[in-house]
Molecule: transfer RNA
Organism: Candidatus Liptonbacteria bacterium
RNA sequence: UGCCGGGUCGUCUAACGGUAGGACGUUUGGCUCUGAACCAAAAAAUUGGGGUUCGAUUCCCUGCCCGGCAG
Repeated sequence: UGCCGGGUCGUCUAACGGUAGGACGUUUGGCUCUGAACCAAAAAAUUGGGGUUCGAUUCCCUGCCCGGCAG
């Protein structure tokens, strides 16, 4: 440099173009003599820009970053 794949809560992982969900973790409350465990609740994310569309995590274009292959 070319080709291919990937980027979503703190972490991992879902999501026919139609409310961005789950697990772990965190916080708060309950339970307990205390803690763990358990129960309940809460906060927390779509890599940037543009386009298509009534509507984009999803489709298209173009950047950025990561990985693989080739030279």